Notes
This is a predicted structure of a 72-nucleotide RNA (transfer RNA) from a soil metagenome. The coordinates come from a structure-prediction model, not an experiment, and the mean pLDDT is 83. The sequence is in RNAcentral, with records from MGnify. Its Rfam family is "tRNA". It is annotated as a transfer RNA.
RNA sequence: GCACCGAUAGUCCAGUGGCGAAGAUACCGCUUUCGUAAUGCGGUGACGAGGGUUCGACUCCCUCUCGGUGCU
Numbered sequence: 001g002c003a004c005c006g007a008u009a010g011u012c013c014a015g016u017g018g019c020g021a022a023g024a025u026a027c028c029g030c031u032u033u034c035g036u037a038a039u040g041c042g043g044u045g046a047c048g049a050g051g052g053u054u055c056g057a058c059u060c061c062c063u064c065u066c067g068g069u070g071c072u
Base pairs, nucleotide, nucleotide: 001071002070003069004068005067006066007065010025011024012023018055027043028042029041030040048064049063050062051061052060
């Protein structure tokens, strides 16, 4: 320098144009216990940045940033 893959809550991750964004874990509250932990119930919290296409974009296109892999 070129090609490919990825970026979504504190962490791990699902989501192939209809999202009002799923789940686990963590956190908070309640329950339970003499108390703590565990169990059960409930709650808060997220789409890397900028443009474009579209009635509608996490999703499709372009550029950039960051990380990974391969080639030279």